[in-house]
RNA sequence: GCAGGUGUAGUCUAGCCUGGUAAGGCGCUGGCCUUGAGAGCCAGUGUGCGCAAGCGCUCGGGGGUUCGAAUCCCUCCACCUGCG
Repeated sequence: GCAGGUGUAGUCUAGCCUGGUAAGGCGCUGGCCUUGAGAGCCAGUGUGCGCAAGCGCUCGGGGGUUCGAAUCCCUCCACCUGCG
């Protein structure tokens, strides 16, 4: 340099092909249980402001298309594999 793959919340992963409210596990927090802890069970948990109701924001960065983008298009960055 060329080709292919990957990038989503603290973490692991789904969702992308076929655009329409970002889902699940782990972890974490609180509770039940226990002499205590673990295990188990129940509830909550992306994030900002707010007492709350609520109002915003978020899928590696930037831009574009669209009523609407994690998803489609362009470009850049990082990592992995192969080729030279």